The RNA shown here (transfer RNA) has 72 nucleotides and comes from an uncultured Bacilli bacterium. It matches the Rfam family "tRNA". By type it is a transfer RNA.
RNA sequence: GCAGGUGUGGUUCAGUGGCUAGAACGCAACCUUGCCAAGGUUGAAACGGGAGUUCGAUUCUCCUCACUUGCU
Repeated sequence: GCAGGUGUGGUUCAGUGGCUAGAACGCAACCUUGCCAAGGUUGAAACGGGAGUUCGAUUCUCCUCACUUGCU
């Protein structure tokens, strides 16, 4: 340089046009317990960035950024 893949709460992953974006672990508060741990309830927290298509985009298209695989 060329081609491909991935980007979603703090972490690991779902979600492939119609949502108030979901799960596990983690975090905070409270309950339970003599204390810790375990358990229970509640809560906070996310679509890499920009543009386009569409009534509507996390999802489709283009550009870009980061990471990554292969080739030279």